Transfer RNA from Nostoc sp. NIES-4103, 74 nucleotides, folded computationally.
[in-house]
RNA sequence: UGCCCCUGUGGACGAAUGGUUAAGUCAUUGCUCUUUCAAAGCAAAGAUGCGAGUUCAAUUCUCGUCAGGGGAAU
Numbered sequence: 001u002g003c004c005c006c007u008g009u010g011g012a013c014g015a016a017u018g019g020u021u022a023a024g025u026c027a028u029u030g031c032u033c034u035u036u037c038a039a040a041g042c043a044a045a046g047a048u049g050c051g052a053g054u055u056c057a058a059u060u061c062u063c064g065u066c067a068g069g070g071g072a073a074u
Base pairs, nucleotide, nucleotide: 001073003071004070005069006068007067008066011026012025013024019056028044029043030042031041032040049065050064051063052062053061
C1' cells in the first nucleotide's frame, strides 16, 4: 500500500436483531432524609458513527463512507 474479516447504541459498560415509549447497571443533576457530609430512597436529563437504499415499518437487512481492531500478502 491494496485485499479479507469483526466492531461502532447517552459520560462509561451494555441489551434489544424487522413492529407499542431503544432495557438495565454505574456515573451526573435535583428532591427527601440528616446538625452537616456520606449512605439510602424517589425523580430527571442524556444515545443507535455518517450518508443513501430496501420495506407499510430499520438499532436490526443491503451499499457506500469514516473510525478502531484483527488476518493473510507484498
Rfam family: tRNA. By type it is a transfer RNA.